Two RNAs folded together computationally: RNase P RNA and transfer RNA, 463 nucleotides in total. Its mean pLDDT, the model's own confidence on a scale to 100, is 76. Rfam match: Bacterial RNase P class A. Rfam classes the family as a ribozyme.
RNA sequence: AAAGUAGGUCAGGCGAUCGCGUUCCGUCCCGCCGAGCUGGAUAGAAUGAGGAAAGUCCGAACUCCACAGGGCAAGGUGGUCCGUAACGCGGACUCCGGGUGACCGGGGGAAAGUGCCACAGAAAAUACACAGUCCCGCUGGCCGGGAUAACUCCCGUAAAGCGGGAUAAAGGUGAAAUGGUGAGGUAAGAGCUCACCGCUUCAAUGGUGACAUUGAAGGCAGGGUAAACCCCACCUGGAGCAAGACCAAAUAGGCGGAGAGAGGCGGCCCGUCUCGUUUGAUCCGCGGGUAGGUUGCUUGAGGUGUCGGGCAACCGACAUCCUAGAGAAAUGAUCGUCGUUCCGCUUGGCGGGAUUACAGAAUUCGGCUUAUCGACCUGCUUUGGUU
RNA sequence: GCGGGAGUAACUCAGUUGGCAGAGUCACAGCCUUCCAAGCUGUUGGCCGCGGGUUCGAACCCCGUCUCCCGCUCCA
Numbered sequence: 001a002a003a004g005u006a007g008g009u010c011a012g013g014c015g016a017u018c019g020c021g022u023u024c025c026g027u028c029c030c031g032c033c034g035a036g037c038u039g040g041a042u043a044g045a046a047u048g049a050g051g052a053a054a055g056u057c058c059g060a061a062c063u064c065c066a067c068a069g070g071g072c073a074a075g076g077u078g079g080u081c082c083g084u085a086a087c088g089c090g091g092a093c094u095c096c097g098g099g100u101g102a103c104c105g106g107g108g109g110a111a112a113g114u115g116c117c118a119c120a121g122a123a124a125a126u127a128c129a130c131a132g133u134c135c136c137g138c139u140g141g142c143c144g145g146g147a148u149a150a151c152u153c154c155c156g157u158a159a160a161g162c163g164g165g166a167u168a169a170a171g172g173u174g175a176a177a178u179g180g181u182g183a184g185g186u187a188a189g190a191g192c193u194c195a196c197c198g199c200u201u202c203a204a205u206g207g208u209g210a211c212a213u214u215g216a217a218g219g220c221a222g223g224g225u226a227a228a229c230c231c232c233a234c235c236u237g238g239a240g241c242a243a244g245a246c247c248a249a250a251u252a253g254g255c256g257g258a259g260a261g262a263g264g265c266g267g268c269c270c271g272u273c274u275c276g277u278u279u280g281a282u283c284c285g286c287g288g289g290u291a292g293g294u295u296g297c298u299u300g301a302g303g304u305g306u307c308g309g310g311c312a313a314c315c316g317a318c319a320u321c322c323u324a325g326a327g328a329a330a331u332g333a334u335c336g337u338c339g340u341u342c343c344g345c346u347u348g349g350c351g352g353g354a355u356u357a358c359a360g361a362a363u364u365c366g367g368c369u370u371a372u373c374g375a376c377c378u379g380c381u382u383u384g385g386u387u
Numbered sequence: 388g389c390g391g392g393a394g395u396a397a398c399u400c401a402g403u404u405g406g407c408a409g410a411g412u413c414a415c416a417g418c419c420u421u422c423c424a425a426g427c428u429g430u431u432g433g434c435c436g437c438g439g440g441u442u443c444g445a446a447c448c449c450c451g452u453c454u455c456c457c458g459c460u461c462c463a
Stems, first nucleotide, its partner, number of pairs: 001383010012338007020048005026042004031037001050358001054369002057367005062240004069270004074236005079093005094107005108231002113229002115225003130171001132167008143156005179197006198220001199218008244295004254286005261275004288462002302321008339355007388459007397412004406443001414430005436452005
């Protein structure tokens, strides 16, 4: 320098004018006999979106349902150890796979059982059959040799067939075929035997652990699929701020039907509590009323800085800061200047244009995922060059 | 805001222990008819919303994403 890899930061700055929301402090107006209060208008001051506010995918806080009980079912997570309020999140380590490398991706159990593996293929989980190879026995063609005058007989060779036995190397299909390579061995073969590699079991050592290293033993048993059922370990009660609490307003707690159970309990059972069984709980349909205000509502597992602990995630101490709370929903527009960037002339510079991405709070946090113009910073890797 | 459901042919819908994507309507062509309609026969038309993953193999299983639809206030 080029190419790459991992991570982080920013999301234009300042000023002016107009406009909008909220809060504070004033003024005016309407309602009211008046005060207070509510509402409306208005001067001034302060303040007013994000890294994702998004998707609502996880985890919590908070609130109610019984300070949430027992069992079954259902759902989720899945190497190990830490971090955390918690998590399916994060960090470190470990094994496997990919990459020259920085680095990236993946992770319980297929030896409890069940299911599935289309087509092709001998065979798809069983080494059973088939085809093949080899050996033995019987029948025995052609050919060769011998004996005989000839018929014919004998010997060798041994195609083919039948019967018995051995074998799993070879069957080329498939995504996948029962350890691999080489040598020996055999009738032919085969872990049948041996060497190396792989695998399994056991022991020792190191490590909190996953696991690693070393040694010994075993010829080797066992295809894949659990984002199929399932097994193991751990976790999960349900609903959600339209939760919930209070005030005010309003009325027909009315009519018709079902009805002995219904509800808390929104998977089921048990248990328990409440209401009810003809003086009718509850459900369905029709009808009626009010649809206003306060609260929850923003100070929080909060941010920033320094120091300390830890490989790190993170934790602790101290100092400092307060930073939207609307309710159908405000946060916008213009101008100047600086910055950034593009074009043209000229290269001291000048002129013109753009300022653009994704997107917008709605109870609040911690994560994940997704979208994103442009710019900058840091660590590391590979290749090439120079010193 | 909170909760739930669905995307398959131009339209309406099927599609199960994952194994060659179907039906009806529509369109086009042929037969029939003097012609049209009806009827009969045949054909076309799909990357199963999109992108990844698991698997030998995905409309189907898992994850992400996009679009659409539905429900949810109080009193009695």